[in-house]
RNA sequence: GGGUCGGUAGCUCAGUUGGUAGAGCGUUCGCCUCUUAAGCGACUGGUCCCGGGUUCGAAUCCCGGCCGACCCA
Numbered sequence: 001g002g003g004u005c006g007g008u009a010g011c012u013c014a015g016u017u018g019g020u021a022g023a024g025c026g027u028u029c030g031c032c033u034c035u036u037a038a039g040c041g042a043c044u045g046g047u048c049c050c051g052g053g054u055u056c057g058a059a060u061c062c063c064g065g066c067c068g069a070c071c072c073a
Stems, first nucleotide, its partner, number of pairs: 001072007010025004019056001026044001028042004049065005
């Protein structure tokens, strides 16, 4: 330098043909317990990496950029 894949909640990741963004774990609060842990319940959470374009409408499609992993040279 070229190519492929990826970037979504604090973390690990879903999101299937474009139509108001989810799960598990975690934080916080409560129940339980002599206390802690475990267990149970509730709450909390994101301008979907950045900038443009297409569209009535974009996490999703198109272009450019940044970062990471791998392959080729």